[in-house]
RNA sequence: UCGUGCUAGACGGGGAGGUAGCGGUUCCCUGUACCUGCAAUCCGCUAGAGCAGGGUGGAAUUCCUGAGCGAGGGUGUCGUUUGUAGAGCAGUCUGGUUCUGGUUGUGAUGAGGUUUUGGUCUUACGCAACAGGGCACUUCGAAUCGUGUCAGGUCCUGACGGAAGCAGCACUAAGGAGUUAGCCCUGUGUGCCGUAGGGUUACCUGAACCGAACGGCUAAGGUCGGUAACGUCUGGAAGCGACAGCUCGACCAAGGGUGCACGG
Numbered sequence: 001u002c003g004u005g006c007u008a009g010a011c012g013g014g015g016a017g018g019u020a021g022c023g024g025u026u027c028c029c030u031g032u033a034c035c036u037g038c039a040a041u042c043c044g045c046u047a048g049a050g051c052a053g054g055g056u057g058g059a060a061u062u063c064c065u066g067a068g069c070g071a072g073g074g075u076g077u078c079g080u081u082u083g084u085a086g087a088g089c090a091g092u093c094u095g096g097u098u099c100u101g102g103u104u105g106u107g108a109u110g111a112g113g114u115u116u117u118g119g120u121c122u123u124a125c126g127c128a129a130c131a132g133g134g135c136a137c138u139u140c141g142a143a144u145c146g147u148g149u150c151a152g153g154u155c156c157u158g159a160c161g162g163a164a165g166c167a168g169c170a171c172u173a174a175g176g177a178g179u180u181a182g183c184c185c186u187g188u189g190u191g192c193c194g195u196a197g198g199g200u201u202a203c204c205u206g207a208a209c210c211g212a213a214c215g216g217c218u219a220a221g222g223u224c225g226g227u228a229a230c231g232u233c234u235g236g237a238a239g240c241g242a243c244a245g246c247u248c249g250a251c252c253a254a255g256g257g258u259g260c261a262c263g264g
Stems, first nucleotide, its partner, number of pairs: 001264006010056002012030005020046005034054005063257003068252001072248003075244008084235004089231001091230001093226006100219007112210005118204003121198006127191002129188007136179005146171004154163003
């Protein structure tokens, strides 16, 4: 150096998620890459970190490796937009009060204030009105078991005489109905009614006293509040954008490295 047969390694990789961690199943990126079975309320393993079974190809275009490029994902910060939760908080809107002005009224025919009578309020009683009930009065009211009188009839007696008693008539009990002229009791969304208290200064009214101010509206400022629609501030969420000598990183391109046995 050539040939034959083998072996290590290879036959996809990565991000997110999940996990104590690793790999797979899931989603996404890259882009073409052996087959079968298992698996998200999961499956298999333990730093040599899928398991089990089979197959192809094999020391290089294919295996290993440092740096490069960099699809894509992640994290953080900042800005912006839109929801959301809250804070009266420069503003906005608004209430009270004070002060300084403006304006318009009332006022010596008395502003305003002080004292006081009465009423409105309330308690009790009386009177009246109304309603209900009772008494009283009138009337009706018992086939028999209420009263009186008891025709007829019945009973007792030798007789004189006597007894009970139906109907009828009269009266009455329980009870029913009525009257309001009278008496009593009870009650009231009743009263231009009366008497005796109580209470308040809010209003009205009358009187006495003092005697020059008082009220409404409005503007600016001060002060004490309210206002979550807008604005401001704070927290957190989502979308978008920018940034980071942040992090992971497929594909790709140029380098470097890597066997064993036999024979010519």